[in-house]
RNA sequence: GGGUCGUUAGCUCAGUUGGUAGAGCAGUUGGCUUUUAACCAAUUGGUCGUGCGUUCGAGUCGCACACGACCCA
Numbered sequence: 001g002g003g004u005c006g007u008u009a010g011c012u013c014a015g016u017u018g019g020u021a022g023a024g025c026a027g028u029u030g031g032c033u034u035u036u037a038a039c040c041a042a043u044u045g046g047u048c049g050u051g052c053g054u055u056c057g058a059g060u061c062g063c064a065c066a067c068g069a070c071c072c073a
Base pairs, nucleotide, nucleotide: 001072002071003070004069005068006067007066010025011024012023013022019056027043028042029041030040031039049065050064051063052062053061
């Protein structure tokens, strides 16, 4: 330098044909418990990497860039 894949909640990851952004864990509150842990219930938390474009509508499609992994040179 070129190619492929990835970037979504604090962490690990889903997200179907473009049509209301989700799960587990973690956090918070309450219950239970002699206490901790465990368990039960409720609940908070999002610039979907950044920008531009296409579209009535973009996490999803196109282009550029940034970061990471791998391969080639």
Description
Transfer RNA from Thiomicrospira sp., 73 nucleotides, folded computationally. The organism belongs to Thiomicrospira, within Bacteria. Its mean pLDDT, the model's own confidence on a scale to 100, is 81. It matches the Rfam family "tRNA". Rfam links the family to the GO term triplet codon-amino acid adaptor activity. By type it is a transfer RNA.